A computed fold for a 72-nucleotide RNA from a Candidatus Roizmanbacteria bacterium, annotated as transfer RNA.

């Protein structure tokens, strides 16, 4: 230098045109004498950045930037 994957609540990842979701966690309530476990229930994401095309974009294209992994 080429090329390709990935980039989504604190952490792993879902969702692939029509207002973004689940696991664990974290708060708060119940329950216990305490704790842990079990129950309710709330808060947390401008979806990596900036265009483009759409009535509408996390979903399609474009280039940027991150990280990983190939080839010279």
């Nucleotide at each position: 230098g080429c090329c390709g994957a990935u980039g989504u609540g604190g952490c792993u990842c879902a969702g692939u045109g029509g207002u973004a979701g689940a696991g664990c966690g974290u708060c708060u309530u119940c329950u216990u004498g305490g704790u842990a476990a079990g129950a309710a229930g709330g808060a947390g994401g401008u979806c990596g950045u900036g265009g483009g095309u759409u009535c509408g974009a996390u979903u399609c294209c474009c280039a940027c930037c991150a990280u990983c992994g190939g080839c010279u």
Notes:
The sequence was found in a public genome assembly. Its mean pLDDT, the model's own confidence on a scale to 100, is 82. Lineage of the source: Bacteria > Bacteria candidate phyla > Candidatus Roizmaniibacteriota.